[in-house]
Molecule: Bacterial RNase P class A
């Protein structure tokens, strides 16, 4: 100092003014409310991914004796976790001088079923060239048997070096390798790894192809569910009442006139709308506060290689439904691009997106910037 790996973090900052959405007090409306409000003061208002809705839960209604098959997931071991298809460690295989990265990592000697072109032949058979015998020919050759050492084909063809042996080969034999079946012995919780012996000479790939194996799954989802409930409509429901006129309009009341078959009350379900669920939550409680608990946040201790777990303190943090969370200036910071008297001066620019019961994850978008471990290579002490 160059090149690389892997990890973490941060996603402008201050101040003014103006505006939306929650809560609280206060003020004013109200008879009063846990109503109301162009008041008013004070507080709190997005993410790292709120996203895509792919997994896995908490919650909530349905359903439910047990069992077995279905159907759908997972799929090397251990381990975290409330749970996973997340995570963390290892351990096979591959790839990299290396830090490190990838793997959709049980099983294809239970069984079916596939393997494109090419090639003789792609699963239990075969033989294009060529090799070697024997016959026939004047002859490049033809026939008929043997071979599977060598060529050719193919992603993939029955192990691989060396020798014996043979007409000419060949695990047909030997030795040694490598692989497979298996037997002991050692380490490991285990996956698996490391040695020593045996066997027949070697057995093709494909399970994201039915399959088979061992494990998991009940179904719908906050449009889930619970309360209140307008109007219609409804009721073997009551009263009244159809010329003995209920009710209803003419100005509150009376009289009077007119219209008149209904009118009213209950009542159960339940539309429309409306409240809750639901902004840490449960209980006690008149407030204030007090306990209890959480898969909640922060900070510290302590265990663990980690993932993560335990303890202790200390806080309580959007919650809208017509969908808030925002605008403008002014200073700073970052990037760029003009200018420069090199001190600055001007101008643009600043991502990817934004809650919708609520967490843990995955993936997938992102302008620009900060740390940090570790590896390789040069150089110089």
């Nucleotide at each position: 100092c160059g090149a690389g790996u892997c990890g973490g973090c941060c996603g402008g900052g201050u101040g003014a003014u103006c505006g939306c959405g929650g809560c609280a007090g206060c003020c004013g409306c109200g008879a009063a409310a846990g109503g109301c409000g162009u008041g008013u003061u004070g507080u709190c208002g997005a993410g790292g991914a709120a996203a895509g809705u792919c997994c896995g839960g908490a919650c909530u209604c349905c359903a439910c004796a047990g069992g077995a098959c279905a159907c759908g997931g997972u799929g090397g071991u251990g381990g975290g976790u409330a749970a996973c298809a997340c995570c963390c460690a290892c351990c096979c295989g591959g790839g990299g001088u290396g830090a490190c990265c990838c793997g959709c990592g049980g099983g294809c000697c239970a069984g079916u079923g596939c393997c494109a072109c090419a090639g003789a032949a792609a699963a239990g058979a075969u033989a294009c060239c060529g090799c070697c015998u024997g016959c026939c020919g004047g002859a490049u050759g033809g026939c008929a048997g043997g071979u599977a050492a060598g060529g050719g084909u193919g992603a993939a063809a029955u192990g691989g070096u060396g020798g014996u042996g043979c007409a000419a080969g060949a695990g047909a034999c030997c030795a040694c390798c490598a692989g497979c079946a298996u037997u002991c012995c050692g380490g490991g919780u285990g996956a698996c790894c490391g040695g020593a012996g045996u066997g027949g000479c070697u057995c093709g790939g494909u399970a994201a192809a039915c399959c088979c194996c061992a494990c998991c799954g009940g179904g719908a989802g906050c449009a889930a569910g619970a309360c209140c409930a307008a109007g219609a409509a409804g009721g073997c429901u009551g009263a009244c009442g159809u010329u003995u006129g209920a009710g209803g309009g003419c100005u509150g009341u009376c009289c009077g006139c007119c219209c008149g078959a209904g009118u009213c009350a209950c009542c159960g379900g339940g539309u429309a709308g409306g409240u809750u669920g639901c902004a840490c939550u449960g209980c006690c409680c008149g407030c204030a506060g007090g306990c209890a608990g959480a898969a909640g946040g922060u900070u510290g201790g302590c265990g663990g290689c980690a993932a993560c777990g335990c303890c202790a303190a200390u806080c309580g943090c959007a919650g809208a439904u017509g969908g808030a969370u925002g605008a403008u200036c002014a200073c700073c910071a970052c990037a760029c691009c003009g200018c420069u008297u090199c001190g600055g001066c001007g101008g643009u620019g600043c991502a990817c997106a934004a809650a919708a019961u609520c967490c843990g994850g995955c993936u997938u978008a992102c302008a620009g910037g900060c740390c940090g471990g570790c590896u390789c290579g040069u150089u110089c002490a």